[in-house]
RNA sequence: CCGGUGGCGCAGUUGGUAGCGCGCCCGCUUGGCAUGCGGGAGGUCGGGGGUUCGAAUCCCCCCCGGUCC
Numbered sequence: 001c002c003g004g005u006g007g008c009g010c011a012g013u014u015g016g017u018a019g020c021g022c023g024c025c026c027g028c029u030u031g032g033c034a035u036g037c038g039g040g041a042g043g044u045c046g047g048g049g050g051u052u053c054g055a056a057u058c059c060c061c062c063c064c065g066g067u068c069c
Base pairs, nucleotide, nucleotide: 001066002065003064004063007022008021009020010019016053024040025039026038027037028036046062047061048060049059050058
């Protein structure tokens, strides 16, 4: 200096109900499987504090990972 957000990979950078892909579960389709289509479960956003009507987002401290000198 960069990063930490569902099991994994990531988005969300004007502060206003947290999303996408893969995976998982159910249904449709098939003689069956795969593909395809529809639906669903799953995250208190690394921890704590502050500002604010409201914080993943702004401020402070700490922890973890990566990188440079």
This is a predicted structure of a 69-nucleotide RNA (transfer RNA) from a marine eukaryotic metagenome. It matches the Rfam family "tRNA". Rfam links the family to the GO term triplet codon-amino acid adaptor activity. RNAcentral holds the sequence, with entries from MGnify.